[in-house]
């Protein structure tokens, strides 16, 4: 330099172009306990950036950034 794949809460991971972006761990509060742990309930928190297509985009298209793999 070229090609391919990926980027979603603090972390990991789902989501046929259409529900309020779901689940687990973590964190916070409460219940339980003599205290803590376990368990239960509730809550906070996310689509890499910009543009385009569309009635509607995490999803499709373009450019860039970044990570990985391959070729040179």
């Nucleotide at each position: 330099g070229c090609g391919c794949c990926g980027g979603u809460a603090g972390u990991g991971u789902a989501a046929u172009g259409g529900a309020u972006c779901g689940c687990a761990c973590a964190c916070a509060a409460g219940a339980u306990u003599c205290c803590g742990g376990u368990u239960c309930u509730u809550g906070u928190a996310a689509u890499c950036a910009g543009g385009g297509u569309u009635c509607g985009a995490c999803u499709c298209c373009c450019u860039g950034c970044u990570g990985g793999c391959g070729c040179a």
A computed fold for a 72-nucleotide RNA from Ligilactobacillus acidipiscis, annotated as transfer RNA. Its Rfam family is "tRNA". Gene Ontology term of the family: triplet codon-amino acid adaptor activity. The prediction has a mean pLDDT of 80. RNAcentral holds the sequence, with entries from ENA and Rfam. RNAcentral records the identical sequence in 7 taxa. The organism belongs to Ligilactobacillus, within Bacteria.